[in-house]
RNA sequence: AACGCGGUAGAGAAGACGGUAACUCGCUGGACUCAUUCUCCAGAGGUCGCAGGUUCGAGUCCUGCCCGCGCCA
Numbered sequence: 001a002a003c004g005c006g007g008u009a010g011a012g013a014a015g016a017c018g019g020u021a022a023c024u025c026g027c028u029g030g031a032c033u034c035a036u037u038c039u040c041c042a043g044a045g046g047u048c049g050c051a052g053g054u055u056c057g058a059g060u061c062c063u064g065c066c067c068g069c070g071c072c073a
Base pairs, nucleotide, nucleotide: 003070004069005068006067007066010025011024012023019056027043028042029041030040031039049065050064051063052062053061
C1' cells in the first nucleotide's frame, strides 16, 4: 500500500428503512441536612473527524482526505 472496524457534549456511549441528536457519569444551580455525602428536581454544554456531492431534508447515502485500532507481510 491493500483489507476490516471505528471517530457523535469533559468521559463513556446509542441513534432499522434519511425527517433535525437519546442515555449514564461528570459539571452548574436548587431542594433535603446542623453540615457533608446520599437522594430528588432543574439547567448548561454538540461545526456528529475534515471537505465536497445527492436530496425538500444527511450523524445516516455517495466520493476524496485525515486520525486511531486490528489484520497481513
Predicted 3D model of a 73-nucleotide RNA (transfer RNA) from a Propionibacteriaceae bacterium. The sequence was found in a public genome assembly. The coordinates come from a structure-prediction model, not an experiment, and the mean pLDDT is 81.